[in-house]
RNA sequence: GAGACCGGCCGGAUGGUUGCUCUCCGGUCCAGACCCGGAUUGGAGAGAGGAAAGUCCGAACUCCGCAGGACAGGGCGCCUCCUAACGGGAGGGGCUCCCCAAGGGCCUUAGCCUGGCGGGAGUACGGAAAGUGCCACAGAAAACAGACUACCUCGACCUCUAUGGUCGGGGCAAAGGUGAAACGGUGGUGUAAGAGACCACCAGUCCCCUGCGCAAGCCGGGGAGCUGGCAAACCCCGCCCGGAGCAAGAUCACGCAGCUUCACCCCGAGGACCGGAUGGUAAUCGGGAACGGUUGUCCGCCGUAGCCGGCAACGGCUGUGAAGCGGGUAGAUCGCACGAACCCGGCCGUGAGGCCCGGUCCAGAUGAAUAGCCAUCGUCCCGAUGCGUCGGGAUACAGAAUUCGGCUUACAGGCCGGUCUCCUCA
Numbered sequence: 001g002a003g004a005c006c007g008g009c010c011g012g013a014u015g016g017u018u019g020c021u022c023u024c025c026g027g028u029c030c031a032g033a034c035c036c037g038g039a040u041u042g043g044a045g046a047g048a049g050g051a052a053a054g055u056c057c058g059a060a061c062u063c064c065g066c067a068g069g070a071c072a073g074g075g076c077g078c079c080u081c082c083u084a085a086c087g088g089g090a091g092g093g094g095c096u097c098c099c100c101a102a103g104g105g106c107c108u109u110a111g112c113c114u115g116g117c118g119g120g121a122g123u124a125c126g127g128a129a130a131g132u133g134c135c136a137c138a139g140a141a142a143a144c145a146g147a148c149u150a151c152c153u154c155g156a157c158c159u160c161u162a163u164g165g166u167c168g169g170g171g172c173a174a175a176g177g178u179g180a181a182a183c184g185g186u187g188g189u190g191u192a193a194g195a196g197a198c199c200a201c202c203a204g205u206c207c208c209c210u211g212c213g214c215a216a217g218c219c220g221g222g223g224a225g226c227u228g229g230c231a232a233a234c235c236c237c238g239c240c241c242g243g244a245g246c247a248a249g250a251u252c253a254c255g256c257a258g259c260u261u262c263a264c265c266c267c268g269a270g271g272a273c274c275g276g277a278u279g280g281u282a283a284u285c286g287g288g289a290a291c292g293g294u295u296g297u298c299c300g301c302c303g304u305a306g307c308c309g310g311c312a313a314c315g316g317c318u319g320u321g322a323a324g325c326g327g328g329u330a331g332a333u334c335g336c337a338c339g340a341a342c343c344c345g346g347c348c349g350u351g352a353g354g355c356c357c358g359g360u361c362c363a364g365a366u367g368a369a370u371a372g373c374c375a376u377c378g379u380c381c382c383g384a385u386g387c388g389u390c391g392g393g394a395u396a397c398a399g400a401a402u403u404c405g406g407c408u409u410a411c412a413g414g415c416c417g418g419u420c421u422c423c424u425c426a
Base pairs, nucleotide, nucleotide: 001422002421003420004419005418006417007416008415009414010413012377013376014375015374016373017372018371020047021046022045023044024043025042026041027040028039029038030037049397053408054407056406057405058404059403060402061245062244063243064242073241074240075239076238077237078092079091080090081089082088093125094123095122096121097120098119099118100116103114104113105112106111126236127235131234132233133230134229135228148176149175151171152170153169154168155167156166157165158164159162184202185201186200187199188198189197203227204226205224206223207222208221209220211218212217249334250333251332252331258325259324260323261322262321263320264319265288266287267286268285269284273280274279290304291303292302293301294300305318306317307316308315309314341360342359343358345356346355347354348353378395379394380393381392382391383390384389
């Protein structure tokens, strides 16, 4: 310097000006004066992210449900650890792939094959020796098997009499061919021909022993002829799982509707009517009180009811007015910003992370603020250069809405650190 990658971080700066939301401190006006306030204006302070996103996991919090257990259903799945928890993370193991050192082989060279120190990437990675099922096309056969060609053998027949052909019976699975995959591979023994039928070695599986490791597992030795794959097919094993979500939920509560209580009077005249009578009642008329409306105030004016039952007292229903009650809509407030919080440092740990000391307070909107414009500069790209600069363009992805921990996805441009390999120079 190039290449393959990994991890962390930033993601425009300064100034001016005009605005917005919240908090605090004042001024003025209004209301009230027992308390809380409303409008407007001035000042100060704070004001989006690494993903605020997707809403995919896990929690906090809230309400509802719930004796206990089982079944059904769903999720997760190598091991150990971290964590409040997780399907997240760290470290380790197995498998697959890529780069590839030393060494080995082929080779005239170039190069090719092997090799596997080391590095990197990926991995839904429990069980196929519980059972069931599936494996397209091709192929004889796709799994306790099967036989197209071929091989061996027996019998019959044919004639060109041979190491021949045809038909039939039997044996076998080495060879051909098909396929993603063919019932381990190579060599031998064996046989009529063959075959893990048997033997040696090799690859794998299972079992046993030794060593290392907490474990997954790994190294080594021995034994058993045990030898297709698929569980992201059913299934089996182990662990976990109640539902809804801040429009959760809580407090205050305009109006309308609902319910309860009280009031709707007194005096005089009048007398249909009731009654044996005393007496009483309705219509109607007059006066008074109180309340309400009208009005700046007084006067004035208007209203204070209707129906039913009863001889009556009175009762009931409707209405009007006043007071109260409970639920609760609009609306307001809380939830809602001190938290599994952030920063600096120390200790422990390979690490995720944990503990401790000190410090900080850091958006809270709801037709939803966090912005617009100007100037200068920065970064990148293109062009022109007289190498001093000049001109043009670009400056991303995206924006809180109860709050955290993760994952995933998007992103102009840039910075820092690390692992491995190759090349060049010293």
Molecule: Bacterial RNase P class A
Organism: Fidelibacterota bacterium